[in-house]
RNA sequence: GGGUCGGUGGUCUAGUUGGUUAUGACGCGGCUCUUACACAGCCGAGGUCGCAGGUUCGAAUCCUGCCCGACCCA
Numbered sequence: 001g002g003g004u005c006g007g008u009g010g011u012c013u014a015g016u017u018g019g020u021u022a023u024g025a026c027g028c029g030g031c032u033c034u035u036a037c038a039c040a041g042c043c044g045a046g047g048u049c050g051c052a053g054g055u056u057c058g059a060a061u062c063c064u065g066c067c068c069g070a071c072c073c074a
Stems, first nucleotide, its partner, number of pairs: 001073007010026003019057001028044005050066005
């Protein structure tokens, strides 16, 4: 340098023909339970969907460029 795949809360991750409000788990905070802790249950906070453009009435999803990571080729 070229090719393939991936980037979604602090971490991991679902999102199947584009359709209003983005899923779950762990972690975090609060409450219940306990003498207390742990476990368990309930509630809550936490997201520029890598960045910038384009297409569309409408984009995490489609297209282009760029950035980052992994693998392969040179």